[in-house]
RNA sequence: CCCGAGAAAGCCGAACCCUUCGCAAGAAGGGGCGGAAAGCUACGGAUCUUCCGCAAUGGAGAUGGCCGGGCUGUCGAAG
Numbered sequence: 001c002c003c004g005a006g007a008a009a010g011c012c013g014a015a016c017c018c019u020u021c022g023c024a025a026g027a028a029g030g031g032g033c034g035g036a037a038a039g040c041u042a043c044g045g046a047u048c049u050u051c052c053g054c055a056a057u058g059g060a061g062a063u064g065g066c067c068g069g070g071c072u073g074u075c076g077a078a079g
Stems, first nucleotide, its partner, number of pairs: 002079001003076002011035002016031006033065001039071003043068003046063006
């Protein structure tokens, strides 16, 4: 370095349930499924919400636990 164990510590916290916030997509907190990038980053793509509009284009947002890109990164047995 590859690799990733019926291992351990720390970290994060789908689905689902409860509470709160938001017009909505969704977000926050608790329980919890799970995770080796399930850490950060809306840069490209994708999906979704909302506004204007006949429509196309467009504006404002959401998803990093959707795919790429960029920057970083815990622990460790066997091989």
Description: c-di-GMP-I-GGC riboswitch aptamer from a Nitrospirota bacterium, 79 nucleotides, folded computationally. Model confidence (mean pLDDT): 76 of 100. The sequence was found by an Rfam model in a public genome assembly. The source organism's lineage runs through Bacteria, Pseudomonadati and Nitrospirota.